[in-house]
């Protein structure tokens, strides 16, 4: 410098046009003498812009920012 891949909750991941889902973790509650399991429940997220559409995480194009591969 280019190809190609990938950004989504504190972490690991689903979704690929129409309400963003689990697990694990936080947090209240109930259980317990008390901790811990095990139950319930709550709160938290689409990497930034600009486009296309009635609509954008989703598709297009500029960065950022991370892998890989050529040079």
């Nucleotide at each position: 410098g280019g190809g190609c891949c990938c950004g989504u909750a504190g972490u690991u991941c689903a979704g690929u046009g129409g309400u963003a889902a689990a697990a694990c973790g936080a947090c209240c509650g109930g259980u317990u003498u008390g901790c811990a399991u095990c139950c319930g429940g709550u709160a938290g997220g689409c990497c930034g812009g600009a486009g296309u559409u009635c609509g954008a995480u989703u598709c297009u194009c500029c960065g950022c920012g991370g892998g890989u591969c050529c040079a």